Overview
Predicted 3D model of a 1489-nucleotide RNA (small-subunit ribosomal RNA) from Nitzschia sp. (in: diatoms). The prediction has a mean pLDDT of 82. It matches the Rfam family "Bacterial small subunit ribosomal RNA". Its family is annotated with ribosome and structural constituent of ribosome in the Gene Ontology.
RNA sequence: UAUUAAGAGAGUUUGAUCCUGGCUCAGGAUGAACGCUGAUGAGAUGCUUUACACAUGCAAGUCGUACGAGAAUUUUUAAUUCAAGUGGCGGACGGGUGAGUAACGCGUGAGAAUUUGCCUUUAGGAGGGGGAUAACUUUUAGAAAUAAUUGCUAAUACCCCAUAUACUUUUUAAAAGUAAAACGGAUUUUCCGCCUAAAGAGAAGCUUGCGUCUGAUUAGCUUGUUGGUGGGGUAAAGGCUUACCAAGGCGAUGAUCAGUAUCUGGUUUGAGAGGAUGAUCAGACACAUUGGAACUGAGACACGGUCCAAACUCCUACGGGAGGCAGCAGUGGGGAAUUUUCCGCAAUGGGCGAAAGCCUGACGGAGCAAUCUCGUGUGAGGGAUGACGGCCUAUGGGUUGUAAACCUCUUUUUUCAGGGAGGAAUAUUUUGACGUGUACCUGAAGAAUAAGCAUCGGCUAACUCCGUGCCAGCAGCCGCGGUAAAACGGGGGAUGCAAGUGUUAUCCGGAAUUACUGGGCGUAAAGCGUUUGUAGGUGGCUUAAUAAGUCAACUGUUAAAUUUUGAAGCUUAACUUUAAAACUGUAGUUGAAACUGUUAGACUAGAGUAUAGUAGAGGUAGAAGGAAUUUCCAGUGGAGCGGUGAAAUGCGUAGAUAUUGGAAAGAACACCGACAGCGAAAGCAUUCUACUGGGCUAUUACUGACACUCAGAAACUAAAGCUAGGGUAGCGAAUGGGAUUAGAUACCCCAGUAGUCCUAGCCGUAAACAAUGGAUACUAAAUGUUGCCCAGAUUAACCUGUGCAGUGUUAAAGCUAACGCGUUAAGUAUCCCGCCUGGGAAGUACGCUCGCAAGAGUGAAACUCAAAGGAAUUGACGGGGGCCCGCACAAGCGGUGGAGCAUGUGGUUUAAUUCGAUGCAACGCGAAGAACCUUACCAGGGUUUGACAUGAUACGAAUUCUUUUGAAAAAAAGAAGUGCCUUUGGAACGUAUACACAGGUGGUGCAUGGCUGUCGUCAGCUCGUGUCGUGAGAUGUUGGGUUAAGUCCCGCAACGAGCGCAACCCUCAUUUUUAGUUGCCAUUAUGGAACUCUAGAAAAACUGCCGGUUAUAAACCGGAGGAAGGCGGGGAUGACGUCAAGUCAGCAUGCCCCUUAUACCCUGGGCUACACACGUGCUACAAUGGGUGAGACAAUGAGAUGCAAUUUUGUAAAAAUAAGCUAAUCUAUAAACUCACUCUAAGUUCGGAUUGUAGGCUGCAACUCGCCUACAUGAAGUUGGAAUCGCUAGUAAUCGCUGGUCAGCUAUACAGCGGUGAAUCCGUUCCCGGGCCUUGUACACACCGCCCGUCACACCAUGGAAAUUUAUUGUACCCAAAGCCAUUAUCUUAACCAUAUUUUGGAGGGAAAUGUCUAAGGUAAAAUUAGUAACUAGGGUGAAGUCGUAACAAGGUAACCGUACUGGAAGGUGCGGUUGGAUCACCUCCUUU
Repeated sequence: UAUUAAGAGAGUUUGAUCCUGGCUCAGGAUGAACGCUGAUGAGAUGCUUUACACAUGCAAGUCGUACGAGAAUUUUUAAUUCAAGUGGCGGACGGGUGAGUAACGCGUGAGAAUUUGCCUUUAGGAGGGGGAUAACUUUUAGAAAUAAUUGCUAAUACCCCAUAUACUUUUUAAAAGUAAAACGGAUUUUCCGCCUAAAGAGAAGCUUGCGUCUGAUUAGCUUGUUGGUGGGGUAAAGGCUUACCAAGGCGAUGAUCAGUAUCUGGUUUGAGAGGAUGAUCAGACACAUUGGAACUGAGACACGGUCCAAACUCCUACGGGAGGCAGCAGUGGGGAAUUUUCCGCAAUGGGCGAAAGCCUGACGGAGCAAUCUCGUGUGAGGGAUGACGGCCUAUGGGUUGUAAACCUCUUUUUUCAGGGAGGAAUAUUUUGACGUGUACCUGAAGAAUAAGCAUCGGCUAACUCCGUGCCAGCAGCCGCGGUAAAACGGGGGAUGCAAGUGUUAUCCGGAAUUACUGGGCGUAAAGCGUUUGUAGGUGGCUUAAUAAGUCAACUGUUAAAUUUUGAAGCUUAACUUUAAAACUGUAGUUGAAACUGUUAGACUAGAGUAUAGUAGAGGUAGAAGGAAUUUCCAGUGGAGCGGUGAAAUGCGUAGAUAUUGGAAAGAACACCGACAGCGAAAGCAUUCUACUGGGCUAUUACUGACACUCAGAAACUAAAGCUAGGGUAGCGAAUGGGAUUAGAUACCCCAGUAGUCCUAGCCGUAAACAAUGGAUACUAAAUGUUGCCCAGAUUAACCUGUGCAGUGUUAAAGCUAACGCGUUAAGUAUCCCGCCUGGGAAGUACGCUCGCAAGAGUGAAACUCAAAGGAAUUGACGGGGGCCCGCACAAGCGGUGGAGCAUGUGGUUUAAUUCGAUGCAACGCGAAGAACCUUACCAGGGUUUGACAUGAUACGAAUUCUUUUGAAAAAAAGAAGUGCCUUUGGAACGUAUACACAGGUGGUGCAUGGCUGUCGUCAGCUCGUGUCGUGAGAUGUUGGGUUAAGUCCCGCAACGAGCGCAACCCUCAUUUUUAGUUGCCAUUAUGGAACUCUAGAAAAACUGCCGGUUAUAAACCGGAGGAAGGCGGGGAUGACGUCAAGUCAGCAUGCCCCUUAUACCCUGGGCUACACACGUGCUACAAUGGGUGAGACAAUGAGAUGCAAUUUUGUAAAAAUAAGCUAAUCUAUAAACUCACUCUAAGUUCGGAUUGUAGGCUGCAACUCGCCUACAUGAAGUUGGAAUCGCUAGUAAUCGCUGGUCAGCUAUACAGCGGUGAAUCCGUUCCCGGGCCUUGUACACACCGCCCGUCACACCAUGGAAAUUUAUUGUACCCAAAGCCAUUAUCUUAACCAUAUUUUGGAGGGAAAUGUCUAAGGUAAAAUUAGUAACUAGGGUGAAGUCGUAACAAGGUAACCGUACUGGAAGGUGCGGUUGGAUCACCUCCUUU
């Protein structure tokens, strides 16, 4: 430079937001397993657990062309075949497994001191001899395995001699010594074999650089250990081994120890870097029941060989023997879990053989298993009145669904029949397990043989019905289920994938959640309390050299397979073949020289030294001082002092407190004093002296990178505390007493010990904080202040300006989650150190180190939760603050609470006392009127298509009356009656029948509509656009004034708008005008319109005018005029919302429930009960009054089933009579009041309850249970405790009148009407409620909130623990098999030699014995590990347990940190520290004017 490849997020903390941070999900993968289901083919794969034990068969043999016997057959004298034994080669390959191993074991790259059968090449050779032995035979022992013995025999078995290019030794061109063989075999022109030497190929052994898991709560390890010399040993270097000598070697770059683990190519995931993993295939290693050992051999310390020991299994005649599936099948066991006791050597490969060939559970194949990957199918086209059935439904329909049926096609697959390869190396012939003739081809039949699983609240594609009712159950996270569940179970439907589909387990990813790529540390987890400083890391400017790092090119290697790309072969694909690329690594060679390193030299800007000044509570020691406090002595004095919210304990007539004088003691140093100074931090303050550390400024000179940061290490380190000795005035944990309180182990008070102080030593921690590590450089400004120099100015101080070093504030850019930081960075960069990785358990346990102790340092896990947390936002709240309003308080008037009665409620009672309403906002409420009815309740008597609605059929007009039975409902009987209309008939009504249905004041107001209450007639509640903020949100709506008011004005990043406020509406007050009857006036029966009145229309009031105040505005104050003056009085009118407020019994209504009853009818009873409690009222308690008599003045409203005058009767209620009135016409006495008389302070001439008698009225009916009248009776009560209610003017208070409901009435209630007619408001401190702003918050169900600890109960895991059990490791000692090695001349011995005749000797071999080493075993003391454990400790979890209330607001004593003491518990108190404290005030600094 080019090419290629290549990265997605979501849910969950909150009322909402942003951030931090964990948990969880979507993806891919697997040697998988489990559930449900299951057509077919191809290619792969298949004990991951007990390296647990194994029945049975097979897995390594072969060669007669090495050898001698023997046997069989026949073509019978020759052949063929078999083959025990001797001999050769091979059983060290192939196949299995992963126990051990943290190692030169493996990977990768180098290397030198080696060996090598078979194979290849080259050169040479094969001469002469010899003695045995197995088989066989004889005898014997034994159950067997097997062993011993007699006699014979062969070889390519064994031995000797000769020969030699090799080896050894000594000397040096050489010599000496040592060591070979099979003239074998055969099918005999040749082939196969044998010996020696050299070389090669391949194989093997050894050394070494680098890489290769976790733990420091494993820090020191090592004696053949490290090196040397000599000997030995090996194929080979070497402490490999041995004797001696030296004292080394390894280790914070992690030795040793402990745990875990075969390693790699690769596999899997990932964008990559990485992470995890090491099945199948391939390379290496290790192992073969456990442990040890060697033999043979080219090669082994040997899976299917040997010996020994141990455990186990089997056989046994009890004397002895046999065995090793981690080969292929297979069995048992273990386990969630892993196949056939198959076929074949046809192919590929291996062993033997000259070959034919034999052997081969290697291998090739088949079988089993959806275990995985890939392919194919289960039909295609048409088909609507959108069939039936299912499900849903608003009952119209929708959906399943062109899906089915039905019609027309096709035949992959399936079945049958026929043909038929390649894999074979083949040509000239033999050979196919697979293979029912497979693949493939052709024909026929026939939609025929073939679909499931999971899910459907969000994440996450897909919705409804029924059942269930915090149950049953679901759940990956959030979470769902308590009667309308899209979340449980079932049905229908839908979605996803599909011969599979879900679940579980594990790994990677997402997770930038260990961050190299690629994170952080002010407040979220996180800067060591501070400094010095070692190792280490990093390092100014310049020159030269070098070439370690770095970069480039080339070479070797990086096995193959895999992965990627191109192509090819199986119908395609998976799969396979082939080529290329890649293998990012490593080693070497050559080069480059900028940067880093190294070496050498130079420099001065970093750093340091010298010199001259300078500020300072810097440190240590000593000396001095005054004020105050307390005590003591003395005087004066005479009753209290002290203390608190208020008190008390305490002190005081034995003289206190107070005051004066004197003395003593200890501790601390007022003012100055200041976000001033100094110090590394902790910290440092009267004055003076001595000693002493560091900083800053300035000038020149010197050294010449000497620097920065620092793991370990060292030093210092507030307060409290500890040890020893002093000291002790004040203060003051503990403790005692007094208060407070439910309690008060506290807060408050009175005392008071340790301590606080000094000396010497220890401790080593704090909110040790700026919650901010150190160093260097850079990046706008402004303004204070401290120190120093310089310049200007100046008598001087002061002042102005520049520079350096500190210390504050505001602020730009930038950063930050935000708050905030901002040249003193939390900005931009570099270097070094420390620390963090969800909350809790826990800074706990165990271990170790330190400490006299208290404790400090280091520092986990099990278990548990889905959060914990930071900043900011909106609300709500505060025993936070500011402002304002309201009959909220205050000032007043009158009440309630006490009495009697009325009425409602609770409670109790009852057959029933029907139901609802329950703080304000239920309680004279629903109910504007319960004797029956009402009525819903209870008892009894009845009815069942029903008292009521619609539909069908039949009969009958409807209807009325009478009698009998009955409590009535009702039943039975009898009589009268024959209607209307467009007249086959119809409408209304009644009866009967059967079914749909009626009916329900039954449940749910927490399923609902509608209506209502309440905050509150409070002044608020919102929106659009814009702007600000990442965002929730803010702004507007805040601020200054003002108002009854978010009313209005001004200002302002806001400008506007809506619902509310106000106004518009009604009514009252004034006037004018119009109209005047039934009203008014007059006279008197006919008029009038002046007044009152009535009811239509107008006018009038708007801060309009004047003055003042305020900013000239809005507005307020005063005045004029006016009937009325600042909203003129009253009413209607009730924003967004709150209270799951009230009502299913006004009405409507979903769902559930009852249907001869929870429906309907009737009679009687009950709702009116009565020990008691509460609410609301009436009447009173009297003289502002009662009684008697006389007199005066209203308004609203009502009246035909009605209001009723008048007259008469009655004491009266009332009755009788009856005019008027369908109403401005008629009907009703207003009362308080005024006048006169009487009563005279009393339970009364007050008060009227209660009771008796007699009457009246309504009504079918007055007993339960009505009202009224008369006479008689004459309770309680003498102004009401704590507490509490209403009211601000025509109001309170007081007086009567009317109406609705209604037959009557319980009305003293309710709704209205008028008459008479006050007092007080200084004011907003306090109580209550509300509004606005602000502040704190751990609250958001919102303070009736949240929340801490002990105790009690249940469960869970853990620590300690007398003790006890196991495993492992090393050490020491004992015993010591087999075996190698060494030694011994005890026994034995064919070949060769010597002697020369032997029953000899020698060499060599064998046996035996002894010794070293040593497995297993035993003993001892340890260490480590794991388990159990009486008892015990804390921890965690658990809808409604106990005690308190510590924290969050100033949390009611601000909280917290360290430390000490103390208490049931949270906790309290002392000392020192922090602000992560509210409120008020002051100081400092800054900004603006």